RNA sequence: GGGUCCGUAGUCUAGCGGUAGGACACCGCCCUUACGAGGCGGGGAUCCCGGUUCAACUCCGGGCGGACCCA
Numbered sequence: 001g002g003g004u005c006c007g008u009a010g011u012c013u014a015g016c017g018g019u020a021g022g023a024c025a026c027c028g029c030c031c032u033u034a035c036g037a038g039g040c041g042g043g044g045a046u047c048c049c050g051g052u053u054c055a056a057c058u059c060c061g062g063g064c065g066g067a068c069c070c071a
Base pairs, nucleotide, nucleotide: 001070002069003068004067005066006065007064010024011023012022013021018054026042027041028040029039030038047063048062049061050060051059
């Protein structure tokens, strides 16, 4: 330098045009003598810029970052 794949919450992960979901973690309440476990609830995320579209996490282009391969 070229190619392929990937980028979603503090972490891991699902969703692949029409409301962004789950687990762990965190916070509150219940339970407990207390802690833990358990139950209920809450806050928190689409890497950036542009394009297509009535509508984009999703499709397209560029950039940035990561993994692998080739040179």

Transfer RNA from a Candidatus Aenigmatarchaeota archaeon, 71 nucleotides, folded computationally. Rfam family: tRNA. Rfam classes the family as a transfer RNA. Rfam describes the family as follows. Transfer RNA (tRNA) molecules are approximately 80 nucleotides in length. The coordinates come from a structure-prediction model, not an experiment, and the mean pLDDT is 81.